[in-house]
A computed fold for a 475-nucleotide part of an RNA from an uncultured bacterium, annotated as small-subunit ribosomal RNA, 3' major domain. Model confidence (mean pLDDT): 83 of 100. RNAcentral holds the full RNA, with entries from ENA and SILVA.
Context: one part of a larger RNA
RNA sequence: UGACGGGGGCCCGCACAAGCGGUGGAGCAUGUGGCUUAAUUCGAUGCAACGCGAAGAACCUUACCUGGGCUAAAUCCACAUUGCAACCUCUGGAAACAGAGGGUUUCUCCGGAACGAUAUGGAAGGUGCUGCAUGGCUGUCGUCAGCUCGUGCCGUGAGGUGUUGGGUUAAGUCCCGUAACGAGCGCAACCCUUGUCCCUAGUUGCCAGCACAUAAUGGUGGGAACUCUAGGGAGACUGCCGGUGACAAACCGGAGGAAGGUGGGGACGACGUCAAGUCAUCAUGGCCCUUACGGCCUGGGCUACACACGUGCUACAAUGGGCAGUACAGAGGGCCGCAAAGUCGCGAGGCCAAGCAAAUCCCUUAAAACUGUUCGUAGUCCGGAUUGGAGUCUGCAACUCGACUCCAUGAAGUCGGAAUCGCUAGUAAUCGCGAAUCAGAAUGUCGCGGUGAAUACGUUCCCGGGCCUUGUACA
Numbered sequence: 001u002g003a004c005g006g007g008g009g010c011c012c013g014c015a016c017a018a019g020c021g022g023u024g025g026a027g028c029a030u031g032u033g034g035c036u037u038a039a040u041u042c043g044a045u046g047c048a049a050c051g052c053g054a055a056g057a058a059c060c061u062u063a064c065c066u067g068g069g070c071u072a073a074a075u076c077c078a079c080a081u082u083g084c085a086a087c088c089u090c091u092g093g094a095a096a097c098a099g100a101g102g103g104u105u106u107c108u109c110c111g112g113a114a115c116g117a118u119a120u121g122g123a124a125g126g127u128g129c130u131g132c133a134u135g136g137c138u139g140u141c142g143u144c145a146g147c148u149c150g151u152g153c154c155g156u157g158a159g160g161u162g163u164u165g166g167g168u169u170a171a172g173u174c175c176c177g178u179a180a181c182g183a184g185c186g187c188a189a190c191c192c193u194u195g196u197c198c199c200u201a202g203u204u205g206c207c208a209g210c211a212c213a214u215a216a217u218g219g220u221g222g223g224a225a226c227u228c229u230a231g232g233g234a235g236a237c238u239g240c241c242g243g244u245g246a247c248a249a250a251c252c253g254g255a256g257g258a259a260g261g262u263g264g265g266g267a268c269g270a271c272g273u274c275a276a277g278u279c280a281u282c283a284u285g286g287c288c289c290u291u292a293c294g295g296c297c298u299g300g301g302c303u304a305c306a307c308a309c310g311u312g313c314u315a316c317a318a319u320g321g322g323c324a325g326u327a328c329a330g331a332g333g334g335c336c337g338c339a340a341a342g343u344c345g346c347g348a349g350g351c352c353a354a355g356c357a358a359a360u361c362c363c364u365u366a367a368a369a370c371u372g373u374u375c376g377u378a379g380u381c382c383g384g385a386u387u388g389g390a391g392u393c394u395g396c397a398a399c400u401c402g403a404c405u406c407c408a409u410g411a412a413g414u415c416g417g418a419a420u421c422g423c424u425a426g427u428a429a430u431c432g433c434g435a436a437u438c439a440g441a442a443u444g445u446c447g448c449g450g451u452g453a454a455u456a457c458g459u460u461c462c463c464g465g466g467c468c469u470u471g472u473a474c475a
Base pairs, nucleotide, nucleotide: 001475002474003472004471005470007469008468009467010466011465012464013463015459016458019423020422021421022420023419026314027313028312029311030310031309032308033307034305042053043052064300065299067297068296070294076122077121078120080118081117082116083115087102088101089100090099091098092097105114106113107112125289126288128287129286130285134283135282136278137277138276139274141272146185147184148183149182150181151180152161153160154159165176166175167174191266192265193264194263196234197233198232199231200230201229202228206223207222210221211220212219237260240254241253242252243251244250316416320375321374322373323372324371325370332363333362334361337356338355342351343350344349382413387408388407389406390405391404392403393402429451430450431449432448433447434446435445
C1' cells in the first nucleotide's frame, strides 16, 4: 500500500422486510449429468455451464460410427497433350464410382481464343492438440462510482497529499473548507425512441362540412379541417414563488404545465479482476497426420434410458369448462413469395384463381373481455398424457426420427416437504398476435400490443457493493 475480520461508523441495491405470482410434488417439452452404445461428434460446469454455441440434427447439416471406394476434390500457377464439354441411354452397384453407347458448342479465313478433359510439377487438405503461446470477440464484478496523471508539497524510502473533512447527490454530482493547484478516463449531457403542441406536405392513409350513389362500405365528386404518416421546430432549465439550509450547494412544499426535478425506455460498460470463455465463426505461433487424423458416398448415430438435476409448457378447476352471439390492437412479413373470393372436405387441407414487389393486395376472423345459456364439487362436461384406427402437408425419402387433423381411448394430477426464484407501474400477473432461422419441423428466442393489480413501517438481520476508520503472525 492492499487484502481480510463472526471490528466500528456512514450509505446504497427487489438485499431483507411488506406484498403478488411462481419453482420444488404430477404429465409432457427441452438442456445437462450419468448409464448404455459400433457411434450416442465437440464445446460450455458456482454466481457468470445446464430452452447455452444451435435464428430451428429425417438425407444434407455432421464434425461421430459401420461398410464401400479415392490419392486426390475445390481453387490457382507453370508446362504438355487433346477437342470436346454439357446432356441422354444401358450394365454393375446401396450410392459414390466403374464400364459401354449415343451426342459433337461458340467466335475466327486459318492459326488461334473461350471452355472442358487428361498428365506432370508446385501450391494443398485437417471441426487434429495447445484459449496456460495468441489476435479478435464475449461474459462477470457493474451502469458499481470509481481509476489515474502533470506540477508542487511532505517522507531516507516504499509511498502519501490531491481523492481526506463539513454538507449534498443517482453519481469523485455540486458547494464550502483545505499544501495543494489543475487535468484525463469514467458520471451526466450530446444520439435513438416514447409522452404535448406548432409548421410543412396530403397518397396508397383520413372524411368535419357540401353533394351523388348503394342492401351496405370514403364507394364517387370533392375537401386539407381531424386522425395518421414523416421531415422540421417549440417545450423542462430547480426557470418562478414560499420554507429549511451556512448569504452555498441542495432539499421540502406550491404554481403553471402534456410532462417536474435524470419525465419513461434504449444504445452507451472507466482502470482493472477471474492464466474466466472461445484454436469448432474467423485469424494465427508451435506441435502432429500426409494411400490418412485428408477427400467422396451409403446406411446408422447426435432422437438410446434404471436414474439425478436445471429451465419451461399444460393442469389440478366454478374469478372455471362447454356452446351460441357480439366488440376492440400494435408491430412485423410477402415473388423460389403472401394469397382473397368461390367451391369441395367434419377437419388438417384440396381445386380453381383475383389482387399485391405492397400506408393500395394478402398473411389477418386478435384473444382474454362482454351478453345469453348449460354444468353443481364429482377424478367430474376438470385435466389432457398414453395408445389404437383413419387421414393431410412438406419433401428423392417421414421405419429408426416430422408437424398437423378426425374418430376412439382418457393416465398422473384435488395446489405440492426441506428449500428456492422473479417483480416497485402501464411493472407483476394474465391474454392473444408477429418475426428470424426455415422445404417441413417451437411449450424456445426476439419483438408487439390488450386487460391490469398489491405492497414498501423500516434498514435490526441475510446477500452483494461504495467511502472513512481500526486490528492483523496474510501478500